Annotation
The prediction has a mean pLDDT of 84. This is a predicted structure of a 541-nucleotide part of an RNA (large-subunit ribosomal RNA, domain I) from Candidatus Pelethomonas sp.
[in-house]
Context: one part of a larger RNA
RNA sequence: GCGCAGGGCGGAUGCCUUGGCACUGGGAGCCGACGAAGGACGCGGCAAGCUGCGAAAAGCCAUGGGGAGCCGCACACGGGCAGUGAUCCAUGGGUGUCCGAAUGGGGAAACCCGGCGGGGGAGCACCCCCGCCGCCGCGGGCCGAACACAUAGGCCCGCGGGGGGAACCCGGCGAACUGAAACAUCUAAGUAGCCGGAGGAAGAGAAAGAAACAUCGAUUCCGGGAGUAGCGGCGAGCGGAACCGGAGGAGCCCAAACCGGCGUGCACUGCACGCCGGGGUUCAGGACUGCACACGCGCGCAUGAGCCGAGGCGGAACGGCCCUGGGAAGGCCGGCCGUAGAGGGUGAUAGCCCCGUAGGCGGAGGCGCCAUGGGCGCAGCAGGAUCCAGAGUACCACGGGGCACGUGAAACCCCGUGGGAAGGCGCGGGGACCACCCCGCAAGGCUGAACACUACCCAGUGACCGAUAGAGCAGAGUACUGUGAAGGAAAGGUGAAAAGGACCCCGGGAGGGGAGUGAAAGAGAGCCUGAAACCCUGCGU
Numbered sequence: 001g002c003g004c005a006g007g008g009c010g011g012a013u014g015c016c017u018u019g020g021c022a023c024u025g026g027g028a029g030c031c032g033a034c035g036a037a038g039g040a041c042g043c044g045g046c047a048a049g050c051u052g053c054g055a056a057a058a059g060c061c062a063u064g065g066g067g068a069g070c071c072g073c074a075c076a077c078g079g080g081c082a083g084u085g086a087u088c089c090a091u092g093g094g095u096g097u098c099c100g101a102a103u104g105g106g107g108a109a110a111c112c113c114g115g116c117g118g119g120g121g122a123g124c125a126c127c128c129c130c131g132c133c134g135c136c137g138c139g140g141g142c143c144g145a146a147c148a149c150a151u152a153g154g155c156c157c158g159c160g161g162g163g164g165g166a167a168c169c170c171g172g173c174g175a176a177c178u179g180a181a182a183c184a185u186c187u188a189a190g191u192a193g194c195c196g197g198a199g200g201a202a203g204a205g206a207a208a209g210a211a212a213c214a215u216c217g218a219u220u221c222c223g224g225g226a227g228u229a230g231c232g233g234c235g236a237g238c239g240g241a242a243c244c245g246g247a248g249g250a251g252c253c254c255a256a257a258c259c260g261g262c263g264u265g266c267a268c269u270g271c272a273c274g275c276c277g278g279g280g281u282u283c284a285g286g287a288c289u290g291c292a293c294a295c296g297c298g299c300g301c302a303u304g305a306g307c308c309g310a311g312g313c314g315g316a317a318c319g320g321c322c323c324u325g326g327g328a329a330g331g332c333c334g335g336c337c338g339u340a341g342a343g344g345g346u347g348a349u350a351g352c353c354c355c356g357u358a359g360g361c362g363g364a365g366g367c368g369c370c371a372u373g374g375g376c377g378c379a380g381c382a383g384g385a386u387c388c389a390g391a392g393u394a395c396c397a398c399g400g401g402g403c404a405c406g407u408g409a410a411a412c413c414c415c416g417u418g419g420g421a422a423g424g425c426g427c428g429g430g431g432a433c434c435a436c437c438c439c440g441c442a443a444g445g446c447u448g449a450a451c452a453c454u455a456c457c458c459a460g461u462g463a464c465c466g467a468u469a470g471a472g473c474a475g476a477g478u479a480c481u482g483u484g485a486a487g488g489a490a491a492g493g494u495g496a497a498a499a500g501g502a503c504c505c506c507g508g509g510a511g512g513g514g515a516g517u518g519a520a521a522g523a524g525a526g527c528c529u530g531a532a533a534c535c536c537u538g539c540g541u
Base pairs, nucleotide, nucleotide: 001541002540003539004538005537006536007535008534014528015493016492019465020464021462022461023460024459025458026457027456028454029453030164031163038099039098040097041054042053043052045077049073050072060093061092062091063090064089065088069081070080071079104113105112106111114133115132116131117130118129119128120127121126135161136160137159138158139157140156141155142154143153168199169197170196171195172194173193179186183233209216210215220247221246222245223244224243230238231237251446252445253444254390258278259277260276261275262274263273264272265271266270283424285388286387287386288383289382290381291380296378297377298376299375301373302372303371304370306367307366308365312361313360318334319333320332322331323330335352336351337341343355344354345353395419396418397417398416399415400414401413402412405431426441427440428439429438430437480487481486500527503514504513505512506511
C1' cells in the first nucleotide's frame, strides 16, 4: 500500500411535517387631523426575545356565548383567580406615553423650547396636569392702504384638504437595449421608468352614433367576424370595424325661451345685468295658446315577515379481555350506525374511543324578492303665428398628435398659432370633394350591473415541494455585510409518555463505569435512520 473486521468523525439516504407553492369557490375591499400606515420606549413577582397591551400598560367596563378550570409562547419556583361563573370566544365602549401627514416653534424621528386659558404642589416667578395655538382651499362675517369710491390686504368663525395602501384603474411626461440578420423612417412601445389623481372598483355611457335604401337604438365585457379588410424603407412588422352569438341591462338632470320675486348700475315713463323660485330637457322638442288633470310608475326611509348569518349549540353506531406485541386501531370471532366510510388524533393500520363529518339549530348584525306607513320625483292631447334649443364654438389654413391607417385620394377625433360662421327655410355625419338620398342634433352635466385586481378573511383542491426541496424565512428581512441606497444567510426530528438517568464508583471538571427508566439508551438530550469521503485500532498479506 491492499484486503477483512471493529470503531470515530460526518450528516447523505429513507420516513416525517408545524412551513411553503399554485389554484378554485365565497367573503371583504379602503384607512387617516375623532391623528392612519409604520415605529420608538415602556408594561410581568423573577422577564432577554416573541406575542399582547399603553402610565387605567400579557390589561379596564358592559352585553352575548360558554361551563371548569385558569394566570400567552414558556413544561420551573413563588404566589394568586374561579359555579357570587373565571380563563376563553364575539360585539360595543374606555384608556391609548413619544415619534410619524405630524400640525404651537425647533430638530440630527421617537428629543429640545414656548404662548394663552384652566387646575395642582406653594402664592406672578420653579415644577407638574388638562385644553387650545400649523399650512392650503372654499364659504361667511368684520376691519381696511397707496387713492375719493373701490381694490389689494388683515383678523375671526365654519367646512374641507394634507399622509398611507399588494395589485388593479384614469391621466401627464416618456426611454433604450432589441428586431429590421448593418441602419436612419419603422419596431421594441405609449412598454419600462417618473409624476398626479380616484375607488372598491376605475374608466366609458344615453347618438350632431352605426349603417345602407333594409334597418338598429347608451356604455362595458366575452366568443366569433379575423390574422380577414387594410397599414407598412409594401421591409421587419403592425392590424381593424360593421355585423352575428352571449354576459349584463337604466336611464336621467341642467342652460335657454316664458312667469314671479329680490338686488345692483345708468345719459331712471324705462333699460341692462346678477341672484333665487317656477317652467323645461328633445328631433313626433319646448316656450306660448286652448283643452284635460286621474289611474299609475319610479326612488330612497322606517317597521314587520322572510332569507343569509361571525362566536356558538346539538349531532348515529362496539365488543371480546381470544392471538401477536411495550402498546391494538392489526389478526380472529360476533355485532351495530350510516343524509355521517371527508379528515385529524389516540402507544401500530379505528365508520362505531376522542375531535370532527352529513343533516339541523342559532342571539347581535346583514340583505332587500314581499307587506304596510308616511316622504320625494315623473307622467296627457291639439294648434303652428312668434320665441328658445350650449360661440371665439363649429369650420378653414398652417404645425402636430390620436385613430389598425407611416400624408396618403385621408375622412373622423384632439391640441397649438391665425382667421372665423349659421340660428330650425338651421347645423353635423355617411372615409377627399359635389349633388341627391339617408342618419343624427355638437360646442353643459350625472349614471348601477355585466368587465380588472387580491394586501386581507373563510372553506377547499393538487400526476405541487418535503428541510441543498418548497417562500429569502418550517419564522428572518433576523444574524451578518455596506458611509449609504441596498445586500442578506445558516439553522427541523429523544421518546408513546420525561418515565430526561435517584443512588454508588473514578475524575478538579468534562467525561465515563455501574445501578435504575424504557419496547429500544448502539433512542441519553444539537438525542430517528446514520451512506461516502476522511481518521484510528486489530488481524491478514
The organism belongs to Candidatus Pelethomonas, within Bacteria. The full RNA is in RNAcentral, with records from ENA.